[in-house]
RNA sequence: CCGUGCUAAACGGGGAGCUAGCGGUGCCCUGCAAACCGCAAACCGCUAUAGCGGUGUUGAAAGGCGCGCCUAGGUUUUCUUUAUGGAAUGCUGAGUUAAAAAAGGGAUGUUGAUAGCAAGGUCUUGUGCAACAUCGUGCUGUGAACCGUGUCAGGGCUUGACCGCAGCAGCACUAAGCAGAUUUCGAUGUGUGCCACAAGGAAGCUUUGAAGUAGUUACCUAUUUAGCUAUCGGUUCGGUAAGGACUAUCGAAGUGCGUCGCACGG
Numbered sequence: 001c002c003g004u005g006c007u008a009a010a011c012g013g014g015g016a017g018c019u020a021g022c023g024g025u026g027c028c029c030u031g032c033a034a035a036c037c038g039c040a041a042a043c044c045g046c047u048a049u050a051g052c053g054g055u056g057u058u059g060a061a062a063g064g065c066g067c068g069c070c071u072a073g074g075u076u077u078u079c080u081u082u083a084u085g086g087a088a089u090g091c092u093g094a095g096u097u098a099a100a101a102a103a104g105g106g107a108u109g110u111u112g113a114u115a116g117c118a119a120g121g122u123c124u125u126g127u128g129c130a131a132c133a134u135c136g137u138g139c140u141g142u143g144a145a146c147c148g149u150g151u152c153a154g155g156g157c158u159u160g161a162c163c164g165c166a167g168c169a170g171c172a173c174u175a176a177g178c179a180g181a182u183u184u185c186g187a188u189g190u191g192u193g194c195c196a197c198a199a200g201g202a203a204g205c206u207u208u209g210a211a212g213u214a215g216u217u218a219c220c221u222a223u224u225u226a227g228c229u230a231u232c233g234g235u236u237c238g239g240u241a242a243g244g245a246c247u248a249u250c251g252a253a254g255u256g257c258g259u260c261g262c263a264c265g266g
Stems, first nucleotide, its partner, number of pairs: 001266006009058003012030004020047005035055005063260007073250003078245007086237004091233001093232002095228006103221003106217003117209006123200006129193002131190006139180004148173004156165002
């Protein structure tokens, strides 16, 4: 140096979590790997020599171990971006209420504004008038078998006769009542008319007259003041999710260095 056989060793690894701690099953990330069976998450098995039990494969360097580098990925700290939702705050920003104010516009005004003067109405009270409504009266019509009046045919009574008496029906006129017209007169009443007179009130509206010259008006927009509202916007304070940067930590694969048997034969 080569060959053969055996053994140590290895037969994925890591992260979070759980755990007194170490592993496993489970979750996640990687991945160049002989693996298989049984146990096992309110769990299973161990004890710093830290899965247990069984079978099997590779097997002395391609592998293992130790120390580094690099770095997928995970966890953690702080900050930030975006999205989403929660709570609070009237902050006037939107919204909305009230008041002011003639800047712009609109409306109105020389067909004469506002304001002022005078006389009225509207307001209150009193006294009347008219109208209307109701009632009564008056007028017209109708209207009493008998218990209204007048006249009373017939008939009845009386008389010697005449006269007379009472008196039904009819007729006429009326009472009580009923109806009509709306013209008389009277009474009562009123959101009728403001018609008349007087007194009062005090500016709000309106009419007229004389006079007078040019504005008046918050209707709209804008402005000012004082509020209201948690719906939107703003502010503040917490969340959740994703991304980025930072801090710390673990770290697969890869890679660098170092190290690591025995036996036999040639």